[in-house]
A computed fold for a 711-nucleotide part of an RNA from a Candidatus Woesearchaeota archaeon, annotated as large-subunit ribosomal RNA, domain II. Model confidence (mean pLDDT): 81 of 100. RNAcentral holds the full RNA, with entries from ENA.
Context: one part of a larger RNA
RNA sequence: GCCAGGGAGUGUAUCUUAGUGGCGAGAAUAAAUGCUUAAUGCAUGCAUUCAUAAGGAAACUAAAUUUCUGCAGUUUACGAGAGAAUGGGUAUGAAAAUGCCUAAGUCACUAGGGUACGACCUGAAACCAGACGAUCUAACCCAGGGUAUGAUGAAGCGGGGGUUAACCUCGUGGAGGUCAGAAGAGGUGCUGCGUGCAUGUGUUCUUCUAACUUUGGGUUAGGGGUGAAAAGCCAAUCGAGUCUGGUGAUAGCUGGUUCCUGCCGAAAUAGGCUUUAGUCUAGUGGUACACGAGAUAGUAAAGAAGGUAGAGCUACGGAUUGAGGAUUUAGGGAGAGAAAUCUCUCGGUUCUCUGUUCAACUCCAAAUUUCUUUACAUUGUAGACUGUACUAAACGGGGUAUCUGGGGUAAACUUGAUAUCCGUAAGGGGAACAACCCAGCCUAUGGUUAAGGUCCCAAAAUACCAAUUAAGUGUUAACGGGCGAAAGGUGUGCAUAACCACAGACAGAAGGGAGGUUUGCUUAGAAGCAGCAAUCCUUUAAAGAAAGCGUAACAGCUCACCUUUCUAGGUUAUGUGCCCUGAAAAUUUACGGGACUAAAUUGGUUACCGAUACCAUAGACUACUGAAUAAGUAGGGGUAGGCAGGCUUUCUGAAAGGGUAGAAGCUAAUUCGUAAGAAAAAGUGGACCUUUUAGAAAUGAGAAUCCUGGU
Numbered sequence: 001g002c003c004a005g006g007g008a009g010u011g012u013a014u015c016u017u018a019g020u021g022g023c024g025a026g027a028a029u030a031a032a033u034g035c036u037u038a039a040u041g042c043a044u045g046c047a048u049u050c051a052u053a054a055g056g057a058a059a060c061u062a063a064a065u066u067u068c069u070g071c072a073g074u075u076u077a078c079g080a081g082a083g084a085a086u087g088g089g090u091a092u093g094a095a096a097a098u099g100c101c102u103a104a105g106u107c108a109c110u111a112g113g114g115u116a117c118g119a120c121c122u123g124a125a126a127c128c129a130g131a132c133g134a135u136c137u138a139a140c141c142c143a144g145g146g147u148a149u150g151a152u153g154a155a156g157c158g159g160g161g162g163u164u165a166a167c168c169u170c171g172u173g174g175a176g177g178u179c180a181g182a183a184g185a186g187g188u189g190c191u192g193c194g195u196g197c198a199u200g201u202g203u204u205c206u207u208c209u210a211a212c213u214u215u216g217g218g219u220u221a222g223g224g225g226u227g228a229a230a231a232g233c234c235a236a237u238c239g240a241g242u243c244u245g246g247u248g249a250u251a252g253c254u255g256g257u258u259c260c261u262g263c264c265g266a267a268a269u270a271g272g273c274u275u276u277a278g279u280c281u282a283g284u285g286g287u288a289c290a291c292g293a294g295a296u297a298g299u300a301a302a303g304a305a306g307g308u309a310g311a312g313c314u315a316c317g318g319a320u321u322g323a324g325g326a327u328u329u330a331g332g333g334a335g336a337g338a339a340a341u342c343u344c345u346c347g348g349u350u351c352u353c354u355g356u357u358c359a360a361c362u363c364c365a366a367a368u369u370u371c372u373u374u375a376c377a378u379u380g381u382a383g384a385c386u387g388u389a390c391u392a393a394a395c396g397g398g399g400u401a402u403c404u405g406g407g408g409u410a411a412a413c414u415u416g417a418u419a420u421c422c423g424u425a426a427g428g429g430g431a432a433c434a435a436c437c438c439a440g441c442c443u444a445u446g447g448u449u450a451a452g453g454u455c456c457c458a459a460a461a462u463a464c465c466a467a468u469u470a471a472g473u474g475u476u477a478a479c480g481g482g483c484g485a486a487a488g489g490u491g492u493g494c495a496u497a498a499c500c501a502c503a504g505a506c507a508g509a510a511g512g513g514a515g516g517u518u519u520g521c522u523u524a525g526a527a528g529c530a531g532c533a534a535u536c537c538u539u540u541a542a543a544g545a546a547a548g549c550g551u552a553a554c555a556g557c558u559c560a561c562c563u564u565u566c567u568a569g570g571u572u573a574u575g576u577g578c579c580c581u582g583a584a585a586a587u588u589u590a591c592g593g594g595a596c597u598a599a600a601u602u603g604g605u606u607a608c609c610g611a612u613a614c615c616a617u618a619g620a621c622u623a624c625u626g627a628a629u630a631a632g633u634a635g636g637g638g639u640a641g642g643c644a645g646g647c648u649u650u651c652u653g654a655a656a657g658g659g660u661a662g663a664a665g666c667u668a669a670u671u672c673g674u675a676a677g678a679a680a681a682a683g684u685g686g687a688c689c690u691u692u693u694a695g696a697a698a699u700g701a702g703a704a705u706c707c708u709g710g711u
Base pairs, nucleotide, nucleotide: 001711002710003709004708005707006706011117012116013115014114015113016112017111018110019109020108021107022106023105026050027049028048032044033043034042035041054061055060066085067084068083069082073078074077087102088101089100090099091098092097120256121255123253127246128245129244130243131242132241138220139219140218141217142216143215144214145213146212149180150179151178152176156172157171158170159169160168161167184207185206186205189203190202192201193200222238224234225233226232259646260645261644262643263642264641269282270281271280272279273278285391286390287389288388289387290386294379295378296377298376299375300374301373302372303371304370305369310364311362312361317358318357319356320355322353323352324351325350326349327348331346332345333344334343335342336341397422398421399420400419401418402417403416405415406414407413427438428437429436442619443618444617445616446615447614448613452609453608454607455594456593457592461606463605464604465603466602467601468600474596475595487581488580489579491578492577493576494575495574496573497572498571499570500569508565509564510563511562512561514538515537516536519533520532521531544559547558548557549556621635622634623633624632625631647700649697650696651695652694653693654692655691656690657689658688665684666683667682670679671678672677
């Protein structure tokens, strides 16, 4: 891991709601006693409890009268119940008035919910009490054991030298938390081996007469010991041992919680809380009941509400650019003067013109929106709207569109409003993909379409008409799926405008391109062409006191301009479509792939494919009409959750049955039922079993790091 078996809303008390039944202004007995049974049942018992009156802290006081509307129904005006008004009791108050109340219960059973108990099951870390531990280990005590071999050579002593010496020297001697190193003790680096790993083994390393090591016995005990101190150790357990008990501790936390079908179907919001992992109230779901006529998401019109978007500011309050004028009040600077003071300037105030701006500015001012009324529309006596009672779940939400909302550089960011979807939604499309597009799944069969598609993968056009693109651009609706900017293009299509052009344009080719003059100045020189000034005139078909190259300066070569030749369109600008450059990322290219020059892009047309959508046929179910099992109308996704009806297991009562001519159990063809399930041929098995009805439950397994066993 798998298989089998086990495995989780139970019981008592009490409150409350509903259903059923009994009795009813009353209802019920409890303990107990008596009789009696296999279990039990019957009678007595009226204490007590609840109800019959409330209000008030208390003293105390003490309740239903009348009218109107009106459902069902019928006599069209009555009208149980129901609704409204007026009353009544009491408390407070001077009063006005306000609060509470103003005639159906009670007992039993069953079911839902609350509370107290372990209270659906499993799970802590902990806390407390009493015991058991120092055969491990820490420290100490008592009695013992052990430490190869070598090295070094302290004191002391002796001999010699020396001056009685100091001292020197030679011996002897054998000190030391001395050295090397085996046993022993330890465990530094490496991390190879490791079935003999809950810390071993290998190699390397430290120490080895000592604060050394070791054997046996003993002492210290859990908030306690012991500790050369690491919160170390106290039996593989230590920031408080272990065992047992309190104990089913508690857990707003995690996990799990067992058969079927039918109907409806949420919330992730607001307010409160030592509250944000929770819970209460409201909102939202479900069920039941009451009432009895309107209700409303839509559209149009009319009438109201309002200060947002925008806009504006000599309309206020702020912020704010520039120019001009006036004025001198506070002030700074400069100048003149002996000073008063004066002049200029900056600044202030104010006026005129001008530019910008505001969530906490508004002279203005939308759209949408909201409310009321009317009409239409939809819906409702098959009961809407509304109300009451009981009862949940939920209170971590998320995406998209719009407001180009607020915050933020931005975000699959955060925080709002409105709508919608996912959540709780299957199916088709988007290659794949909760929320993008289409579309809301009872079952079966057949057809028609939606979004999206129609070369192949792969259902359907290698369809048609007219264009564009040459870049494999592209073949991506959008989206997170990468985007492809500024700036450029004599790539190419289209449109518009202006100008030139057979009196010959544009481009090319041929020729000319002159004279005064080397203009004047400057300068070594300056001659069209270093620089400054001027930039005229003449001849001309035309030719600048020169647009560029060039020279030291000239020269020289072109250009503007003109003619000839050629021949029909040309030049410029603006806008726009497609395309190109700009264009660099990390495992291996990526339209989904193949591939495509259309199978790309733009505009248009007609077919076809394509879903659980729509239609048709048949069937089951739910609600309603209905006498109906006839017929008809409407309906159908669903998590949390609510309600309803069923299936199955074990046992018991009653009734009815089966079984050695084969019970239960096992295998199971086949049949029935929407399903849980039911029946059953054949085989096996060898002794008990079932149906109906009523009742009682230790009643249903796939999950809980579930438990036990097997494998």